[in-house]
Context: one part of a larger RNA
RNA sequence: GGUAUACGGGGGAUGCCUUGGCUCUCAGAGGCGAUGAAGGACGUGACUACCUGCGAAAAGCUGUGGGGAGGUGGUAAUAACCUGUGAUCCGCAGAUAUCCGAAUGGGGCAACCCAGUCACUUGAAGAGUGACUACCGAGAGGAGCAAACCCGGAGAACUGAAACAUCUAAGUACCCGGAGGAGGAGAAAACAAGUCAGUGAUUCCGUAAGUAGUGGCGAGCGAAAGCGGAACAGCCUAAACUCCGAAAACCACGGUUUUCGGAGGGUUGUAGGACUGCGUUUAGAAACCAUCAUCAAGCAAAACCAUCUGGAAAGUUGGACCAAAGAGGGUGACAGUCCCGUAAGCGGACAUUGAUGGGGACGAGCAGUAUCCUGAGUACCGCGGGGUCGGAGACGCCCUGUGGGAAUCCGGCGGCACCAUCCGCCAAGGCUAAAUACUCCUGAGAGACCGAUAGUGAACUAGUACCGUAAGGGAAAGGUGAAAAGCACCGCGAACAGCGGAGUGAAAUAGACCUGAAACCGU
Numbered sequence: 001g002g003u004a005u006a007c008g009g010g011g012g013a014u015g016c017c018u019u020g021g022c023u024c025u026c027a028g029a030g031g032c033g034a035u036g037a038a039g040g041a042c043g044u045g046a047c048u049a050c051c052u053g054c055g056a057a058a059a060g061c062u063g064u065g066g067g068g069a070g071g072u073g074g075u076a077a078u079a080a081c082c083u084g085u086g087a088u089c090c091g092c093a094g095a096u097a098u099c100c101g102a103a104u105g106g107g108g109c110a111a112c113c114c115a116g117u118c119a120c121u122u123g124a125a126g127a128g129u130g131a132c133u134a135c136c137g138a139g140a141g142g143a144g145c146a147a148a149c150c151c152g153g154a155g156a157a158c159u160g161a162a163a164c165a166u167c168u169a170a171g172u173a174c175c176c177g178g179a180g181g182a183g184g185a186g187a188a189a190a191c192a193a194g195u196c197a198g199u200g201a202u203u204c205c206g207u208a209a210g211u212a213g214u215g216g217c218g219a220g221c222g223a224a225a226g227c228g229g230a231a232c233a234g235c236c237u238a239a240a241c242u243c244c245g246a247a248a249a250c251c252a253c254g255g256u257u258u259u260c261g262g263a264g265g266g267u268u269g270u271a272g273g274a275c276u277g278c279g280u281u282u283a284g285a286a287a288c289c290a291u292c293a294u295c296a297a298g299c300a301a302a303a304c305c306a307u308c309u310g311g312a313a314a315g316u317u318g319g320a321c322c323a324a325a326g327a328g329g330g331u332g333a334c335a336g337u338c339c340c341g342u343a344a345g346c347g348g349a350c351a352u353u354g355a356u357g358g359g360g361a362c363g364a365g366c367a368g369u370a371u372c373c374u375g376a377g378u379a380c381c382g383c384g385g386g387g388u389c390g391g392a393g394a395c396g397c398c399c400u401g402u403g404g405g406a407a408u409c410c411g412g413c414g415g416c417a418c419c420a421u422c423c424g425c426c427a428a429g430g431c432u433a434a435a436u437a438c439u440c441c442u443g444a445g446a447g448a449c450c451g452a453u454a455g456u457g458a459a460c461u462a463g464u465a466c467c468g469u470a471a472g473g474g475a476a477a478g479g480u481g482a483a484a485a486g487c488a489c490c491g492c493g494a495a496c497a498g499c500g501g502a503g504u505g506a507a508a509u510a511g512a513c514c515u516g517a518a519a520c521c522g523u
Base pairs, nucleotide, nucleotide: 006523007522008521009520015514016479017478020450021449022447023446024445025444026443027442028441029439030438031145032144039100040099041098042055043054044053046078050074051073061094062093063092064091065090066089070082071081072080105114106113107112115133116132117131118130119129120128121127135142136141149180150178151177152176153175160167164216190199191198203230204229205228206227207226213221214220234431235430236429237375241264242263243262244261245260246259247258248257249256250255269409271374272373273372274371275368276367277366278365288358289357290356291355292354293353298346299345304319305318306317308315320337321336322326328340329339330338380404381403382402383401384400385399386398387397390416411426412425413424414423415422466473467472486513489501490500491499492498
């Protein structure tokens, strides 16, 4: 020096555990804000660094409901106190709520500086206290914040095409505006059929279907009708006409016409309405009212003993009991009957929501057809773009920048160039629940999800420490024991180090900690 074995050091793998996560389900809620939000700064405790709570009334104040013996948060110790005259604690309703922040008296390098007006501090100066003093809007009101979902405006590139330009990625990401608990869409100028038909607002799901199509016919992109389901709901205007009011014009002073405003009327394609004649009230919305239910903290809840092993019984053995309760958690090992709970019950203010009854805006018809009305820079056409499965194509339909520019029911649009026949429908005004999307948040629960290099970045003082001028980036770090019983006392030592005794404990090679692998270092 090597190897083997034994015993250690070192290290923190592994096993076990879980306070934390992840993904969902069912309910709820779906907003907060000038009555000052979200988010902060600074304070606030007997002593207080941090967290939590709170706001100069500052770990709190008041009322009220619950509750019933301890309490002064995490947090021990000490001190001083509170509490059956009911504290602490829990629910609800209030009070207070510094400064910054939309921030709003003006300014500003957020948490600071400086004012004006009125009132008060006996008068004045000065200083102070209280209230008010921003902008937009006629006013109501608005603004700012917030996870996703929704609508609109604007809109990439990497990439793919094995290069790349049309194309793709993708109307995605990002940006802006707007709204709601949903949003958007929505009551046919719709589909369909083409031999006869037929359907009847919208939305969503399945299918149709990777079909029809489209495509440097490359890469790729990719419907719809129909059918099956979910859910179902339909309405209001403009106009004609009548009346009222105002203004203007004309006037034969009787009025007439036009324009504007208001009320009635009226709302559709088998055309409808006005107008003329006749005729009329059944169903039934919301607000609101009444009743009932729903709803907080909470109450209450059965039944077991002994033996053995052990540090400890819930384990073993023996014999019992409850069960509308054998969900779960805890207790010195594995407990239906020890504790907290659990099933079934009970209680319960305001609000909320629901049901029932009342309440009621509004609301139908028949016949006639001479005249009038039925949404105009619109439809439509040319040119240029966009949408759609459709990339200019034989290219309809929808939207529109630009130039032209109708008809008026004997009217107009569509049915994928165009024409005819036939069929369907009535544009150029508006509203509309449900079925659908999402989850920052609250409650209850679940998991062939993780178990501390995993699971959130974060189980712990975590968006902390730390890094960066900044935008921003961003950790590591869990476990003594059943109970601190956390090693009194003695010795060595400079020692508040460390060690040896002693003691506690089941165990101290459980002593700052469970277990304690390997590398590596020793005897």
Source information
The prediction has a mean pLDDT of 83. A computed fold for a 523-nucleotide part of an RNA from a Bacteroidota bacterium, annotated as large-subunit ribosomal RNA, domain I. It matches the Rfam family "Bacterial large subunit ribosomal RNA". The sequence was found in a public genome assembly.